[in-house]
RNA sequence: CCACCCAUAGCUCAGUGGUUAGAGCGCCUGGCUGUAGCCCGGGAGAUCCCCAGUUCGACUCUGGGUGGGUGGA
Numbered sequence: 001c002c003a004c005c006c007a008u009a010g011c012u013c014a015g016u017g018g019u020u021a022g023a024g025c026g027c028c029u030g031g032c033u034g035u036a037g038c039c040c041g042g043g044a045g046a047u048c049c050c051c052a053g054u055u056c057g058a059c060u061c062u063g064g065g066u067g068g069g070u071g072g073a
Base pairs, nucleotide, nucleotide: 001072002071003070004069005068006067007066010025011024012023013022018056027043028042029041030040031039049065050064051063052062053061
């Protein structure tokens, strides 16, 4: 320098243009227990990396940028 892949909750990840963006773990809380853990119930937590475009409508499609990874020279 070139090509490809990835970026969504604290972490690991779903989400093939339309309902309120979800799960597991973690965190808080109630039950249970002598306490804690396990187990059961409830809750908080994401401007979906940034800027623009397409569209009636974008996490999703397009362009550019940033960061990370893989391969090539």